[in-house]
Context: one part of a larger RNA
Molecule: large-subunit ribosomal RNA, domain I
Organism: soil metagenome
RNA sequence: AGCAUGUGGGGGAUGCCUGGGCACACGAAGGCGAUGAAGGCCGUGGUAAGCUGCGAUAAGCCAAGGGGAGCGGCACACACGCGGUGAUCCUUGGAUGGCCGAAUGGGGAAACCCGGCAGGGCGCGAGCCCGUCAUCUCGUCGCAAGGCGAGAGGCGAACCUGGGGAACUGAAACAUCUCAGUACCCAGAGGAAGAGAAAUCAACCGAGAUUCCCGAAGUAGCGGCGAGCGAAACGGGAACAGCCCAAACCGUGGGGCCUUCGGGCGCCGCGGGGUUGUAGGACCCACGGACGCGACGAGCGCAGGUAGCCGAAGUCCCCUGGAACGGGGCGCCAGAGACGGUGACAGCCCGGUAGGCGAAACCAGUCGCUUGUCGUAGUGGAGUUCCUGAGUAACGCCCGACACGAGUAAUCGGGCGUGAAGCUGGGGGGACCACCCUCCAAGGCUAAAGACUCUCGUGUGACCGAUAGUGAACGAGUACCGUGAGGGACAGGUGAAAAGCACCCCUGGGCGGGGAGUGAAAUAGAUCCUGAAACCACAUGCUU
Numbered sequence: 001a002g003c004a005u006g007u008g009g010g011g012g013a014u015g016c017c018u019g020g021g022c023a024c025a026c027g028a029a030g031g032c033g034a035u036g037a038a039g040g041c042c043g044u045g046g047u048a049a050g051c052u053g054c055g056a057u058a059a060g061c062c063a064a065g066g067g068g069a070g071c072g073g074c075a076c077a078c079a080c081g082c083g084g085u086g087a088u089c090c091u092u093g094g095a096u097g098g099c100c101g102a103a104u105g106g107g108g109a110a111a112c113c114c115g116g117c118a119g120g121g122c123g124c125g126a127g128c129c130c131g132u133c134a135u136c137u138c139g140u141c142g143c144a145a146g147g148c149g150a151g152a153g154g155c156g157a158a159c160c161u162g163g164g165g166a167a168c169u170g171a172a173a174c175a176u177c178u179c180a181g182u183a184c185c186c187a188g189a190g191g192a193a194g195a196g197a198a199a200u201c202a203a204c205c206g207a208g209a210u211u212c213c214c215g216a217a218g219u220a221g222c223g224g225c226g227a228g229c230g231a232a233a234c235g236g237g238a239a240c241a242g243c244c245c246a247a248a249c250c251g252u253g254g255g256g257c258c259u260u261c262g263g264g265c266g267c268c269g270c271g272g273g274g275u276u277g278u279a280g281g282a283c284c285c286a287c288g289g290a291c292g293c294g295a296c297g298a299g300c301g302c303a304g305g306u307a308g309c310c311g312a313a314g315u316c317c318c319c320u321g322g323a324a325c326g327g328g329g330c331g332c333c334a335g336a337g338a339c340g341g342u343g344a345c346a347g348c349c350c351g352g353u354a355g356g357c358g359a360a361a362c363c364a365g366u367c368g369c370u371u372g373u374c375g376u377a378g379u380g381g382a383g384u385u386c387c388u389g390a391g392u393a394a395c396g397c398c399c400g401a402c403a404c405g406a407g408u409a410a411u412c413g414g415g416c417g418u419g420a421a422g423c424u425g426g427g428g429g430g431a432c433c434a435c436c437c438u439c440c441a442a443g444g445c446u447a448a449a450g451a452c453u454c455u456c457g458u459g460u461g462a463c464c465g466a467u468a469g470u471g472a473a474c475g476a477g478u479a480c481c482g483u484g485a486g487g488g489a490c491a492g493g494u495g496a497a498a499a500g501c502a503c504c505c506c507u508g509g510g511c512g513g514g515g516a517g518u519g520a521a522a523u524a525g526a527u528c529c530u531g532a533a534a535c536c537a538c539a540u541g542c543u544u
Base pairs, nucleotide, nucleotide: 001543002542003541004540005539006538007537008536009535015529016493017492020464021463022461023460024459025458026457027456028455029453030452031155032154039100040099041098042055043054044053046078047077050074051073061094062093063092064091065090066089070082071081072080105114106113107112115133116132117131119130120129121128122127135152136151137150138149139148140147141146159190160188161187162186163185164184170177174224200207201206211238212237213236214235215234221229222228242445243444244443245389249272250271251270252269253268254267256265257264258263277423279388280387281386282385284381285380286379287378292376293375294374295373296372297371298370299369300368301367304363305362306361308357309356310355314330315346316329317328318327319326331348332347333337339351340350341349394418395417396416397415398414399413400412401411404430425440426439427438428437429436480487481486500528503515504514505513506512
């Protein structure tokens, strides 16, 4: 020096564990904000650095309800207090709620600085405090300036609608095409949004708003007919719901123009009327008449939510053990043998579980009843007159959307230009025409079925178990890095219980250690369960 074995050191793998995470199901909720949000800064405790709570009334104040013996958060100390005259705690309602922040009196390098106005309060006074003063939109008053009233602004995970809108990529290159109306930007809304009550489809039979799912179907088609893109009718399901205006006509109010002063024409506001395609309505005639139904509001009841409460049956004997929840023996309950805890594995020890019960206060809403307001009818006939959405439909040019890339290109939307009919009317049926069928545009509203999950509750897992699972089981978006946008960790485990080693000794009154003691265990002694390997030391043996 090497090898081997052993004993230690070192290190923190492995096993076990879980207060954290992940996914999903069902239910709830789907918003908060000028009554100042989200998010922060600064404070606040007897002692107080951090987290949590709270706001100069500052780990809290008041009331109602629950609850019933301890309590003063995490947090285990000292001191001092509180509590059956019911505390701490939980729920509901209220009060207070510094400063910044949409931030809104003005300014500003956020958490700071400086004002105006009127009244009140405080201070000897300088002065301080309370209140109020941003902008925009709409309505209303006004000639105007402006006054008054209402609303908005900002934040929020995804979902939704609209306005804009790529490229990488694919086409084995690439330009049409694709990726894709995707990503991304902007605006806006809701608990859903959007769509929606046929100028729709269909096929000579018929259907009867919209949305979503399954099929039709990778079909028909589109396509440098390449890559690729890709329907609909119809069938089966989920859910179902239909309505209101404009106009004709009638009434009423107010302007305007013309006038032969008799009146005529035309406009606007409001009320009635009316809403359709086998056309409907107005007008005229005849008949008829309200019970009911619907919407909204209020009250009561019922069910639900935000605290809770009751809730069966062994802690019997023996053994092992530090400890019985284990083994043996003998019992019991079960509408409860889910689960968790307890010194090892517990139906009967504890919390619970099955099953029941419960709200003074607040919340939301279904159903039932009562009540108030508002809305809501029809039938037949006649067919003379009137009405039935115009710079619209359509057409031309150029684009866009339709599964459809200009194609035979219908249909829908936009820009520019041209520009109808008007019920004996008009649109569509994939160029166009005829016949036939079908529907009624150019106004509007509409629940349910359907998308999503920042958040709350319950539950489940051939999900993870600390290099995993969230980045984060732990004072984590922290420490730290970066001018900044931004990037972004490491880090869990004593023990059943602190019983956390009184006392003695070595030592530097240290660190560390040796005794003693606790404990089942201290090689469980504080980064303390287990304690692998690398690496180090010592002991013994062998080899050189």